[in-house]
RNA sequence: CCCUGCGGGAGAGACCGGUCGGGCGAAGGCCCGGACGGCGCCGAAGGAGCAACGGCCUCGGAAACUCUCAGGCAAAAGGACCGCAGGGG
Numbered sequence: 001c002c003c004u005g006c007g008g009g010a011g012a013g014a015c016c017g018g019u020c021g022g023g024c025g026a027a028g029g030c031c032c033g034g035a036c037g038g039c040g041c042c043g044a045a046g047g048a049g050c051a052a053c054g055g056c057c058u059c060g061g062a063a064a065c066u067c068u069c070a071g072g073c074a075a076a077a078g079g080a081c082c083g084c085a086g087g088g089g
Base pairs, nucleotide, nucleotide: 001088002087003086004085005084006083007082008081013039015038016037017036019034020033021032022031023030024029040073041072042071046069047067048066049065053060054059
């Protein structure tokens, strides 16, 4: 430095619209989930940008800073980073 396991781990609309699937209901309707469209937001997977500095070239060059392509905005999942344990180089 890398991998694995365990624990901790934030932010932002459970938004609106039509549509598909499922469930409940006598019906009007209601609930859940998916993708799509719209506007509003978040930054801690990933990605991108650059200061000092080095260099003289259209270069190299960090982040928790910046951007928001991706990702995310109830729960779940994911999650930079931290701790412990094991393994590999």
Predicted 3D model of an 89-nucleotide RNA (Glycine riboswitch aptamer) from a soil metagenome. The coordinates come from a structure-prediction model, not an experiment, and the mean pLDDT is 82. Rfam family: Glycine riboswitch aptamer. Rfam links the family to the GO term glycine biosynthetic process. RNAcentral holds the sequence, with entries from MGnify.